[in-house]
C1' cells in the first nucleotide's frame, strides 16, 4: 500500500437526518457536630480537519489526519 472498526465536555460512552445526552468527575447548595453516602441545582463539547448532498448533517458521500485490529 489493501480491508475493517474508531475519533462526540476533564474521563468513559450514547445518539445512524430536525439546532447534542447519560454516567463518573468538577463547582454551589441541602442533610450531618463533622466527613462519607444520599438529594437538589449549575458550569463545561457545535461532534478530528476540509469539501459535497440536503430546506436542514454529529448522523449520508468524498478526501485528508490520527488510533486500534486483520491479511501478507
Nucleotide at each position: 500500500a489493501g480491508c475493517g472498526g474508531g475519533u462526540u465536555g476533564g474521563c468513559g460512552c450514547a445518539g445512524g437526518g430536525g439546532u447534542a445526552g447519560c454516567g463518573c468527575g468538577u463547582c454551589g447548595g441541602a442533610c450531618u457536630c463533622a466527613u462519607a453516602a444520599u438529594c437538589c441545582g449549575a458550569a463545561g463539547g457545535a461532534c478530528g480537519g476540509g469539501a459535497g448532498u440536503u430546506c436542514a448533517a454529529a448522523u449520508c458521500u468524498c478526501u485528508c489526519a490520527c488510533c486500534c485490529g486483520c491479511c501478507a